[in-house]
RNA sequence: GCCUCCGUAGCUCAGCUGGAAGAGCAGCCGCCUUUUAAGCGGCGGGUCGUCCGUUCGAGCCGGACCGGGGGCA
Numbered sequence: 001g002c003c004u005c006c007g008u009a010g011c012u013c014a015g016c017u018g019g020a021a022g023a024g025c026a027g028c029c030g031c032c033u034u035u036u037a038a039g040c041g042g043c044g045g046g047u048c049g050u051c052c053g054u055u056c057g058a059g060c061c062g063g064a065c066c067g068g069g070g071g072c073a
Base pairs, nucleotide, nucleotide: 001072002071003070004069005068006067007066010025011024012023013022019056027043028042029041030040031039049065050064051063052062053061
């Protein structure tokens, strides 16, 4: 340099062919318990890597760029 995959919550990841974002763990609050842990219930937490475009509407489609993994040279 070229090809390919990935980038979504603090972490690990879903998100079906475009209708506007979720789970588990972690955190906080409560219940239970003599207390802690475990268990149960609830709450908060997101510019969906960045910018531009397409569209009535984009996490999803197109382009460029940034970062990471793999392959070739």